[in-house]
Context: one part of a larger RNA
RNA sequence: GGCACACGGUGGAUGCCUAGGCACCAAGAGGCGAUGAAGGGCGUGAUCGGCUGCGAUAAGCCACGGUGAGGCGCUGAAUAGCCUGUGACCCGUGGAUUCCCGAAUGGGGAAACCCAGCGCUGGUAAUGCGGCGCUAUCCCCGGCUGAAUCCAUAGGCCGGUGGAGGCCAAGCGGGGGAAGUGAAACAUCUCAGUACCCCGAGGAAAGGAAAUCAACCGAGACUCCCCGAGUAGUGGCGAGCGAAAGGGGACCAGCCCAAACCUCACAGGUGUAAGCGGACACGCGUUGCCUGUGGGGGGUUGUAGGACGUCUGCUUCCGGGUUGUGUCCGACCCGGCGGGAGUUACAAAGUUGUCGGGUAGCCGAAGCGUGUGGAACCGCGCACCAGAGAGGGCAAUCGUCCCGUAGGCGAAACCCGGCGACCUCCCGGCAGGCGAUCCUGAGUAGGUCCGCGCCCGUGAAACGCGGACUGAAGCAGGGGGGACCACCCUCCAAGGCUAAGUACUCCUUGGUGACCGAUAGUGGACUAGUACCGUGAGGGAAAGGUGAAAAGCACCCCGGAAGGGGAGUGAAAUAGUACCUGAAACCGUGUGCCU
Numbered sequence: 001g002g003c004a005c006a007c008g009g010u011g012g013a014u015g016c017c018u019a020g021g022c023a024c025c026a027a028g029a030g031g032c033g034a035u036g037a038a039g040g041g042c043g044u045g046a047u048c049g050g051c052u053g054c055g056a057u058a059a060g061c062c063a064c065g066g067u068g069a070g071g072c073g074c075u076g077a078a079u080a081g082c083c084u085g086u087g088a089c090c091c092g093u094g095g096a097u098u099c100c101c102g103a104a105u106g107g108g109g110a111a112a113c114c115c116a117g118c119g120c121u122g123g124u125a126a127u128g129c130g131g132c133g134c135u136a137u138c139c140c141c142g143g144c145u146g147a148a149u150c151c152a153u154a155g156g157c158c159g160g161u162g163g164a165g166g167c168c169a170a171g172c173g174g175g176g177g178a179a180g181u182g183a184a185a186c187a188u189c190u191c192a193g194u195a196c197c198c199c200g201a202g203g204a205a206a207g208g209a210a211a212u213c214a215a216c217c218g219a220g221a222c223u224c225c226c227c228g229a230g231u232a233g234u235g236g237c238g239a240g241c242g243a244a245a246g247g248g249g250a251c252c253a254g255c256c257c258a259a260a261c262c263u264c265a266c267a268g269g270u271g272u273a274a275g276c277g278g279a280c281a282c283g284c285g286u287u288g289c290c291u292g293u294g295g296g297g298g299g300u301u302g303u304a305g306g307a308c309g310u311c312u313g314c315u316u317c318c319g320g321g322u323u324g325u326g327u328c329c330g331a332c333c334c335g336g337c338g339g340g341a342g343u344u345a346c347a348a349a350g351u352u353g354u355c356g357g358g359u360a361g362c363c364g365a366a367g368c369g370u371g372u373g374g375a376a377c378c379g380c381g382c383a384c385c386a387g388a389g390a391g392g393g394c395a396a397u398c399g400u401c402c403c404g405u406a407g408g409c410g411a412a413a414c415c416c417g418g419c420g421a422c423c424u425c426c427c428g429g430c431a432g433g434c435g436a437u438c439c440u441g442a443g444u445a446g447g448u449c450c451g452c453g454c455c456c457g458u459g460a461a462a463c464g465c466g467g468a469c470u471g472a473a474g475c476a477g478g479g480g481g482g483a484c485c486a487c488c489c490u491c492c493a494a495g496g497c498u499a500a501g502u503a504c505u506c507c508u509u510g511g512u513g514a515c516c517g518a519u520a521g522u523g524g525a526c527u528a529g530u531a532c533c534g535u536g537a538g539g540g541a542a543a544g545g546u547g548a549a550a551a552g553c554a555c556c557c558c559g560g561a562a563g564g565g566g567a568g569u570g571a572a573a574u575a576g577u578a579c580c581u582g583a584a585a586c587c588g589u590g591u592g593c594c595u
Stems, first nucleotide, its partner, number of pairs: 001594009015580001016545002020516002022513007029505002031167002039101003042055003046079001049075003061095006070083003106115003116135007137164003140160006172200005182189001186236001212219002223250005233241002254497003257441001261297010275284002277329006302475001304440004308435007317336007337428006350422010361409003367382005383400002385389001391403003446470008456482001477492005532539002552579001555566004
């Protein structure tokens, strides 16, 4: 020095464990904010570094409700001082307080700071000083004032429990919009209308009641799923891209304006004759007519519909008032009565009763002996409950020890939902025939040029959308049916609203797992978006386990200490806080063999 064996050191694999994660299911919730949010800064405890809570009333204040004996949060321990059956601590509901920054909003600013004005007020002899409130911008509504310029408008001023602004995971609509890549290169093309940026809205969003499809048969809003179908198509006909009708399901809902016409108000113009609902008579006399604006009625359609005029049929009430007067008819208004509907469209606010649910909680069956052991839940013996033998804890493996579980019960206060009442709204006329008198969405449809969207890359390219230039018809009208024309069929644009079925999960509650078990599972089981790195945007860790219980080694010895040896605790100390198990590499000690 090597090899072997034994015993150690180092190291932290493995096993076991779980305080934390991951995925999904069901239900809820789907917003917060100028009444100052989200997120922070700084404070706040007797002593306090971090976390948590809270805000100068500062681990808290008040009220109500629950619970019922201890309590003054967690992270070492201890001390001091307190609270508590006059109900503390804790839990729930409602309220009060809530510094400074932050949309941040009096002005400024290098966030958490600096400096003001006005009103009221405290204090001073007075100023300085202190307290409270208000003072950003834009929009909307109302009023006053008021240029160029007569009216007017712009502008200005004032007022208004008026609105907005900012934050937020995914999903949604819209406006913009790449490249890496693929095409085995690359330019059309693809990736992809994706990523990303901006705007906006909601618990969903969007879409939606045919100027739709279809095919000579018919369907009947929209959305979503399955099929149709990788079909028809498109495509340097490359790579690729890729429908629709129709069928089957989910869910179901249909409505309101504009206009014609009537009427009222206002403004302008015109006007001595028309008119005053109709009939008759009387009477009136800027009441008429035209245009514009606004309110009310009416009306909403494509086998056209409506208005207006006229005719027919059926029918629906009572009282009062107005319509210049009287009578009749008619119209309108108010009230009653009758009928109907309603908070998600078709109008829109609630109040209350009751029931159910949520936000604290409560009741809840049944086991003893003995053996072993440090410890009984184990073994043995004999019992019991079960609408409860889910699960967790307790010194080991407990249905009957504890928390629970099955089952049942519970709210002063706040919230949600169902139903009813109050309440609110509507109706009291409807149906049909005839009449080409009127109305039925115009800088619109369409066209040309240039782009874009559609399966459709300019193609024979319809259809839809946009820019520029043009520019209809108007119901005897107009659009579509894939160039275009005819016939035929079908629908009615140029206004608007609309639940459900569909998408998602920052969040709450409950549950489940042939999900992970500390190099795994979230980056994060622990002071984690921390430490640390970076000017910054940003990047981003490592790190769990004594024991049943600290019983965490009094006392003695060596040592400066660290550390160790005794003694003691404990079932165990080779469980001693560098602590469960404690592999390997690596380093030793002892013995044997070999050299």
Molecule: large-subunit ribosomal RNA, domain I
Organism: uncultured Chthonomonas sp.